[in-house]
Context: one part of a larger RNA
Formats: sequence, C1' cells, structure tokens
RNA sequence: CCCUCGUUAAGGAACUAGGCAAAAUGGCUCCGUAACUUCGGGAGAAGGAGCGCCUCCAUGAGAGUGGAGGUCACAGUGAAAUGGCCCUGCCGACUGUUUAACAAAAACACAGGUCUCUGCUAACGCGCAAGCGGAAGUAUAGGGGCUGACACCUGCCCAGUGCCGGAAGGUUAAGGGGAAGGGUUAGCACUUCGGUGCGAAGCUCAGAACCGAAGCCCCGGUGAACGGCGGCCGUAACUAUAACGGUCCUAAGGUAGCGAAAUUCCUUGUCGGGUAAGUUCCGACCCGCACGAAUGGUGUAACGAGUGGGGCGCUGUCUCAACGAGGGACCCG
Repeated sequence: CCCUCGUUAAGGAACUAGGCAAAAUGGCUCCGUAACUUCGGGAGAAGGAGCGCCUCCAUGAGAGUGGAGGUCACAGUGAAAUGGCCCUGCCGACUGUUUAACAAAAACACAGGUCUCUGCUAACGCGCAAGCGGAAGUAUAGGGGCUGACACCUGCCCAGUGCCGGAAGGUUAAGGGGAAGGGUUAGCACUUCGGUGCGAAGCUCAGAACCGAAGCCCCGGUGAACGGCGGCCGUAACUAUAACGGUCCUAAGGUAGCGAAAUUCCUUGUCGGGUAAGUUCCGACCCGCACGAAUGGUGUAACGAGUGGGGCGCUGUCUCAACGAGGGACCCG
C1' cells in the first nucleotide's frame, strides 16, 4: 500500500455527476395519526409511551388486569428485531413482462375504449396436399389494427394516398373474329427461249375492323384510415397592443386543454418561491425555433429496486485524517 472489518474529538453532505457507500431506522403492546381519495385507501402515516424481577393492595371462577412500593456495592458478561421518515414535480393507472451473460425502464403487457373483417366448409393461420388449428366455438363468438384503469373530453380538412360503394362513359389482356395482304403453283399469257407476268384450289405466313372482364381513369363516401391543420399589411384620443379591416394562398388553416415542457434553439427567457449564494427544482407568464386531442389531450387517489427537487434524522462521504483486528502484498528463510 491492497482486501474485509471495528472505533473516533469538533463539525454534519462542506463529499460527489448523484448522500454512491456507510450510518441511522428496526420487535411487541398501547396512545395517536394530516392533506388528498376512486371511500377501498393514504396507515406501520407522522409522533409518542411502556417492556425484566420481587412484595403488597384491588379485581376476577380462572387466565389475567389495574395500582403502589422495592430492585445495595464492586467486577464480569450482554442481546435480538432487520421499515428511515416527511414535502413536492415528471412518467407509467395498477400486480405483472423484458435485452439468459453490460439496459428492468417512462419500453412490453394489461383490464377498458374504438375501428375493421368474419353467417360457419367463417374470417384468419400452418401445409404441395390430405388435413389440422380457429372450435367440438357461432357475431354477448372469433381474427386483425390502433389506443391503454378511471374522470372530463376527443375539434376542422376527403385535395393527395388507402379502404368501401357505384357503374353511364374512356382505356384495357387472353380469347373470339376474320377484312386486306404475303409464300408456294396446277394452269394461262408473252418471249430475243435466258426468262418475265398473271395465278384457282390446297397447304402455309401474317393479320385490320369489331366483340372481349377485373383493374385504372371516372362519380361518390370514409379520419379512434395514411395523413394535414397558412402568409403579408393596416387599425383604438399617451404609449403599447389590436377585439376590427384589407389582401394572397389552401383540401382545411390548430378548437378544448396544456405550454421554456422527457418537447424552448435564442436560454441560466422574465417574475415569484425556496438558499447567505440555486444553469437544477416548484409556481406563474406565453414570442409553442418545433405541444395538441385514441402515433390520443388534460387531470388523477393508489402503486414503482423508475426519474428530478427540498427537508428532518443519521453518519469517516467530506474538513482530514488517526488508531486497531484479520488476510494479502513486501523482506528473510
């Protein structure tokens, strides 16, 4: 010096990213317990008191209970229990689940909500198929998507994309259809005898018009479907601001609620609170760079090895280190 452990004057978080670690709390009985609340809870809230043995009294059938008194001196020995608590934000309702071996969470799940598909040989899934699951179920059922207890709510846009419905018109495949045409040549015509031209049937090549569905175009609907939810200028008798007006664009221009937020760049915004002093924290304001309504919005009791701030208690975390125990390292052997 290292590891594990014990003790420590005064102070008591000054340590540190952070009270990490340690200390502290700790059992039973009784007293007593706030805000808030979904009336269950919060609660072991918080905060207190008592606890062994002996004698006497009272009471009681007893077990016990209540009360009063006592418990010398010195030395030695000496526990156990195994919640710290309070205030206040954020996130997630909750118990649960998860990255076996760096992440346990505000992630996943969840009851509940909603949309959508499915009439039963269901939809859907596995399989080449047979077949099986769904289900020995039947729309109060089953599959899929999103949201995520509960409370109050969930605005506007259907132009684009998706989905659903429609079928008049446009477009449109195979297929049907075969017009016109090509090749071949029995034959015919002409010939300078080399050939040239025409050309039926058959065979064959190629093939226009026209008839051809769904789809697409088209016409509607649909947002708890994918998604989206403006700009500039002016205006009130101090100033400032703009209820008001003008104008451009759009499918429509963000309602309620919330807001420097797990979202705010400027930013340590500004004001208030807490501190002697506070880039964090709490309460407000609103100029929201770039919140916003089931990719849910805002609240919310209870819950949490979640995360932020504060206080009490407590301490070797620290001021600032010391001593001790055991085991190492190290030296000799």

Large-subunit ribosomal RNA, domain IV from a Chloroflexota bacterium, 333 nucleotides, folded computationally. The organism belongs to Chloroflexota, within Bacteria. The RNAcentral record of the full RNA draws on ENA. Its mean pLDDT, the model's own confidence on a scale to 100, is 87.